[in-house]
RNA sequence: UGGGAAGAAUGGGUAAUUGCCUCGACAAAAAUGUCGGGGAGGAAAGUCCGAACUCCGCAGAGCAGGAAAGUCGCUAACGGCGACUCCGGGCAACUGGGGGAAAGUGCCACAGAAAAUAUACCGCCCCGAUAUCGGGGUAAGGGUGAAAUGGUGCGGUAAGAGCGCACCGCUUUGUCUGUGAAGAUGAGGGCAUGGUAAACCCUUUUCGGAGCAAGAUCAAGCAUGGAUGAAAUAGUUGCUCGCUAUGCUUUCCCUGCCGUUUGGCAGAGAAAAUAAGUCCGGGUGGAUCGCAUGAGCAGGUCUGUAAAGAUCUGACAAGAUAAAUAAUUGCCAAUUACAGAAUUCGGCUUACAGUUCUUCCCAGCAU
Numbered sequence: 001u002g003g004g005a006a007g008a009a010u011g012g013g014u015a016a017u018u019g020c021c022u023c024g025a026c027a028a029a030a031a032u033g034u035c036g037g038g039g040a041g042g043a044a045a046g047u048c049c050g051a052a053c054u055c056c057g058c059a060g061a062g063c064a065g066g067a068a069a070g071u072c073g074c075u076a077a078c079g080g081c082g083a084c085u086c087c088g089g090g091c092a093a094c095u096g097g098g099g100g101a102a103a104g105u106g107c108c109a110c111a112g113a114a115a116a117u118a119u120a121c122c123g124c125c126c127c128g129a130u131a132u133c134g135g136g137g138u139a140a141g142g143g144u145g146a147a148a149u150g151g152u153g154c155g156g157u158a159a160g161a162g163c164g165c166a167c168c169g170c171u172u173u174g175u176c177u178g179u180g181a182a183g184a185u186g187a188g189g190g191c192a193u194g195g196u197a198a199a200c201c202c203u204u205u206u207c208g209g210a211g212c213a214a215g216a217u218c219a220a221g222c223a224u225g226g227a228u229g230a231a232a233u234a235g236u237u238g239c240u241c242g243c244u245a246u247g248c249u250u251u252c253c254c255u256g257c258c259g260u261u262u263g264g265c266a267g268a269g270a271a272a273a274u275a276a277g278u279c280c281g282g283g284u285g286g287a288u289c290g291c292a293u294g295a296g297c298a299g300g301u302c303u304g305u306a307a308a309g310a311u312c313u314g315a316c317a318a319g320a321u322a323a324a325u326a327a328u329u330g331c332c333a334a335u336u337a338c339a340g341a342a343u344u345c346g347g348c349u350u351a352c353a354g355u356u357c358u359u360c361c362c363a364g365c366a367u
Stems, first nucleotide, its partner, number of pairs: 001363010012332007020039008041338001045349002048347005053211004060241004065207005070084005085098005099202002104200002106196003121142002123138006150168006169191001170189008215289004225280004232246004249272004254267005297314007
């Protein structure tokens, strides 16, 4: 100097005038006025995970369904984050992935001889015949394909083949290191039936549901509304079981049993009324709270490889409800990007013009 890899910041500021929302103080019967403080984001997006909080009367078991998946840590928790480890890509900085294919089922199109208890198309060798062909052996060479019964080399063979040997790979086992996944190393075995589980499935771990339109209080108002309805209903908002709570009424008649003064118990039927539930219909659609003091924010110190934790100091930084934060002018200056809160927080994912910064890798050149 060029090309790359990873990470981060910013993404308008300031002054004046006018306007909007909110908080606090004072004044006012009230409307309102004066003064002071504050007013969108790094993603506010997605509605994807996890929680705080609220409600479902309490507490269980199973099934279904969802999620996760190398090891060890962090966290309120998570499908998140950090470190390490193994396999793959890259010269490298870095980066993608990680339970099981010998429990079972399925799939691997086309091409190819053959795609998994799967082979002989070409070729090579031997015998017979001989321009052609037949029989036997072979899987080293070639072809097809994403993938073809471990790889390279030497020997051996009619030609070949782990057939034998060396190294690598695979596998059994011992020792050492490490919390562990795993690594290093020694000894033995010629040793193998491919891939695919974001295919079904199996194993292990784990999970109540709904959500601020949650929910709480107040006010107002209609028709003590009507019909059906005798045993169920409610349950932690998928189903089943268990368990718990509330309820299971009155009259008449028949039958059976017991007793015999009135009667009691059980079963079937009829009538009446009613709980829960279901259907039809009417009223209301208002106000206040929830509503921002937080697993939070900024800065310092200590511990830890790091994620993070502990501790000290400081500040209180929007709360709208048809939805506020804008307009004009001057100066500075890089900007014409993506784009607007609606209960709050921790993550992940996606979008982003321009400017700036940090660390590392490779190549060339110079000193």